[in-house]
């Protein structure tokens, strides 16, 4: 100094949970609270995964307006489906920066 991770020593971080704040939602923040974590420290860089206020299709339905071949079609609401982008997630995975200790 690089790899590597001990029943070493110093510490560090904090999952569900709970409460308050924030948001349209995943989620974030602070208190408390420990599943755990050798980088569970940072960084959305490439991948997956979540969310859906908006935007487009694409179903379905009251009324109501237009057309008309009187059965439809268009437009408007309203509900549900879908999920490009945004957005989120580094405690999913890779990948980049930085970092404590030294048994072997």
């Nucleotide at each position: 100094u690089c790899a590597c991770g001990a029943u070493a020593a110093a510490g560090g971080c904090a999952a569900a949970c709970c409460u308050a704040a924030c948001c349209a939602a995943a989620g974030u923040c602070a208190g408390g609270g420990a599943c755990g974590c050798a980088a569970a420290g940072c960084c959305a860089c490439g991948g997956g995964u979540c969310c859906u206020c908006g935007c487009c299709u694409c179903c379905u339905u009251u009324c109501c307006g237009a057309c008309g071949c009187u059965c439809g079609u268009c437009g408007u609401a309203a509900g549900g489906a879908c999920c490009c982008a945004a957005g989120a997630u580094c405690g999913c995975c890779g990948g980049g920066c930085u970092g404590c200790c030294g048994a072997g």
Annotation
The RNA shown here (c-di-GMP-I riboswitch aptamer) has 104 nucleotides and comes from a Gammaproteobacteria bacterium. Its mean pLDDT, the model's own confidence on a scale to 100, is 81. Lineage of the source: Bacteria > Pseudomonadati > Pseudomonadota > Gammaproteobacteria. Its Rfam family is "c-di-GMP-I riboswitch aptamer". Rfam links the family to the GO term cyclic-di-GMP binding. The sequence was found by an Rfam model in a public genome assembly.